A computed fold for a 72-nucleotide RNA from Candidatus Vogelbacteria bacterium GWA1_51_14, annotated as transfer RNA. Model confidence (mean pLDDT): 82 of 100. Lineage of the source: Bacteria > Bacteria candidate phyla > Candidatus Vogeliibacteriota. Its Rfam family is "tRNA". About the family: Transfer RNA (tRNA) molecules are approximately 80 nucleotides in length.
[in-house]
RNA sequence: GGCCCUAUCGUCUAUCGGUUAGGACGUCGCCUUCACAAGGCGAAAAGCGCGGUUCGAUUCCGCGUAGGGUCA
Numbered sequence: 001g002g003c004c005c006u007a008u009c010g011u012c013u014a015u016c017g018g019u020u021a022g023g024a025c026g027u028c029g030c031c032u033u034c035a036c037a038a039g040g041c042g043a044a045a046a047g048c049g050c051g052g053u054u055c056g057a058u059u060c061c062g063c064g065u066a067g068g069g070u071c072a
Stems, first nucleotide, its partner, number of pairs: 001071007010025004018055001027043005048064005
């Protein structure tokens, strides 16, 4: 340098055109306990950037950025 794959809550991951963007762990609050842990209930928290297509984009397309793989 060419080609291919990936990018979503703090972390790991679902959703693959119309969703309240869901779950697990973690965090916070409440309950429980003499207290802690465990357990129960609840809450906050996310679509890499810029364009394009579309009535509508996290999803499809282009470029870029970052990470990974492969060839030279």